[in-house]
RNA sequence: GUUCUCGGGGCGAGGUGCAAUUCCUCACCGGCGGUAAAGCCCGCGACUCCGCUUCGGCGGACUGAUCCGGUGAAAUUCCGGGGCCGACGGUCACAGUCCGGAUGGGAGAGAAC
Numbered sequence: 001g002u003u004c005u006c007g008g009g010g011c012g013a014g015g016u017g018c019a020a021u022u023c024c025u026c027a028c029c030g031g032c033g034g035u036a037a038a039g040c041c042c043g044c045g046a047c048u049c050c051g052c053u054u055c056g057g058c059g060g061a062c063u064g065a066u067c068c069g070g071u072g073a074a075a076u077u078c079c080g081g082g083g084c085c086g087a088c089g090g091u092c093a094c095a096g097u098c099c100g101g102a103u104g105g106g107a108g109a110g111a112a113c
Base pairs, nucleotide, nucleotide: 001113002112003111004110005109006108012026013025014024015023027097028096029086030085031044032043033042034041039084040083048061049060050059051058052057066082067081068080069079070078088100089099090098
């Protein structure tokens, strides 16, 4: 460099109500690379928006959330405890968990040559 494969999880119980997996109480989940093993440190992807386009893409914007104690050479990453965060559209009622764009895209991981 070429080809191929892989590449996102989660509403269970109770309450209110005409109606809620959307509200309330408890519960549950955590993409990729880096680094002492990370949802909340740094970076990337995704979503959304804008511009351009030979319609293959290209450029730009936006981009959530962590503290205390312990061990250690080193940890906002491990151990103990407490806390916090989660695109857009849809919906008899407000969604990280349901349905949809998506049998999509994708950071990247692996294999063969």
Predicted 3D model of a 113-nucleotide RNA (FMN riboswitch aptamer (RFN element)) from a soil metagenome.
The RNAcentral record of the sequence draws on MGnify.